[in-house]
RNA sequence: CGAGCGGGUUCGGACGGCGGUAUGUCUCGAACCUGGUCAGGGCCGGAAGGCAGCAGCCAUAAGGGCCUCUGCCGAGCGUCCGGGCCCGCUC
Numbered sequence: 001c002g003a004g005c006g007g008g009u010u011c012g013g014a015c016g017g018c019g020g021u022a023u024g025u026c027u028c029g030a031a032c033c034u035g036g037u038c039a040g041g042g043c044c045g046g047a048a049g050g051c052a053g054c055a056g057c058c059a060u061a062a063g064g065g066c067c068u069c070u071g072c073c074g075a076g077c078g079u080c081c082g083g084g085c086c087c088g089c090u091c
Stems, first nucleotide, its partner, number of pairs: 002091015018074005024069001026065003034059004042051003
């Protein structure tokens, strides 16, 4: 001086975990003042039929809940990979 192996440290990357967050997912969500469907009952009609429509049911707004999933952010906890530096051993 070079090579191999091992250890320490530092930087970067991937994945996982942790915390936070959302015009996302999921979920809840309107007596009337939202929409749909509208039993019963009501109204119009001689009838056929028509009209408005409460409760119920369904959906949804504002808004709420939850992080199961997804995205983003944060710290840098773990594993793996790569680079720098230092130390040890061997050739």
The RNA shown here (Bacterial small signal recognition particle RNA) has 91 nucleotides and comes from a Coriobacteriia bacterium. A source record names the gene ffs. RNAcentral holds the sequence, with entries from ENA. Of the family's consensus pairs, 82% are formed in the model. It matches the Rfam family "Bacterial small signal recognition particle RNA". Rfam's curators write: The signal recognition particle (SRP) is a universally conserved ribonucleoprotein involved in the co-translational targeting of proteins to membranes. Lineage of the source: Bacteria > Bacillati > Actinomycetota > Coriobacteriia.